[in-house]
Context: one part of a larger RNA
RNA sequence: CUGGGCGUAAAGGGUGCGUAGGCGGCUGAUCAAGCCAGGGGUGAAAGGCAAUAGCUUAACUAUUGUGAGCCUUUGGAACUGGUCAGCUUGAGUGCAGGAGAGGAAAGCGGAAUUCCUAGUGUAGCGGUGAAAUCCGUAGAUAUUCGAAGGAACACCGGUGGCGAAGGCGGCUAUCUGGACCGAUACUGACGCUGAGACGCGAAAGCGUGGGGAGCAAACAGGAUUAGAUACCCUGGUAGUCCACGCCGUAAACGAUGGGUACUAGGUGUUGCGGGUAUUGAAAUUCAGUGCUGCAGUUAACGCAAUAAGUAAUCCGCCUGGGGAGUAUGCACGCAAGUGUGAAACUC
Numbered sequence: 001c002u003g004g005g006c007g008u009a010a011a012g013g014g015u016g017c018g019u020a021g022g023c024g025g026c027u028g029a030u031c032a033a034g035c036c037a038g039g040g041g042u043g044a045a046a047g048g049c050a051a052u053a054g055c056u057u058a059a060c061u062a063u064u065g066u067g068a069g070c071c072u073u074u075g076g077a078a079c080u081g082g083u084c085a086g087c088u089u090g091a092g093u094g095c096a097g098g099a100g101a102g103g104a105a106a107g108c109g110g111a112a113u114u115c116c117u118a119g120u121g122u123a124g125c126g127g128u129g130a131a132a133u134c135c136g137u138a139g140a141u142a143u144u145c146g147a148a149g150g151a152a153c154a155c156c157g158g159u160g161g162c163g164a165a166g167g168c169g170g171c172u173a174u175c176u177g178g179a180c181c182g183a184u185a186c187u188g189a190c191g192c193u194g195a196g197a198c199g200c201g202a203a204a205g206c207g208u209g210g211g212g213a214g215c216a217a218a219c220a221g222g223a224u225u226a227g228a229u230a231c232c233c234u235g236g237u238a239g240u241c242c243a244c245g246c247c248g249u250a251a252a253c254g255a256u257g258g259g260u261a262c263u264a265g266g267u268g269u270u271g272c273g274g275g276u277a278u279u280g281a282a283a284u285u286c287a288g289u290g291c292u293g294c295a296g297u298u299a300a301c302g303c304a305a306u307a308a309g310u311a312a313u314c315c316g317c318c319u320g321g322g323g324a325g326u327a328u329g330c331a332c333g334c335a336a337g338u339g340u341g342a343a344a345c346u347c
Stems, first nucleotide, its partner, number of pairs: 003319004007301002012315001014200003021193003025087007033080002035076008048066007090190001091187004095182001097180001102176003106172003109153001114148001116146001118144003124135001161168002205246006214240002219235004257314002260311003265292007273284001296303002320347003329340004
């Protein structure tokens, strides 16, 4: 390399958008590049392969035949491809609707914690397995009114919803993306995938400036213990929050790439539609989201129309363990580091 693979054994890129490229619906005409058939040339000799013959056989030798490829020519037109014309099922646009924690940026709200002022009130509070550090007669804890500030939004809440993924949850209005259903009108293959490129991307971390209630790495103290740089307790700083800019990684998981077609059922749920006899809590239809289960598949577990089944298509990736996601080079980054990514050696 071929091959075989990628849910859990090594292996799906974190996710989108899209360039080149690859692949691509139905009908007719045409060209003949691919393709198919015939002819001609070339394909040196030796060697190879096949047949026959010669050394008793074999090795060896001789004779005959032979391929692919390339060039050329004559035809064919099913398929691929090119061109032209058309079609509507794929794709998209318009129309009419309802659903949604989808996004951005404003304003508002109540509960709770903490702190502060004041009142009542008196000796404890707090914490634990038990304690102690801690707080409290300078009046705490408890309780009542008031005031401040920050962060998060109980119940509803749901294998509920939305989003490409990360993710998104109080309320209101503003701006804005997408999906779905329903009728039909229009465009007429405009499609799928996608190396690079570009965008987005939890948490932690970084830069500048704010903010800081609670929580809390680091740190300090008290316990525990043989020790205890921990688990438990009392404190507590970065951080957590906001704005702008970086970082670009996660068990970024469904450990399952994308789109398309096909292949028994049963039963929930979300959003539309539907309404002919029984006007109903129906049968039924589409799009999601769950459970269960046959065929099939799988090493097994399991998956099973939301496939890990059956097919064709495009991308990514794997190729024994360790060394090692290391070294080196390059690129990116303020740094932390990230991306790409070996070998010797060893089992």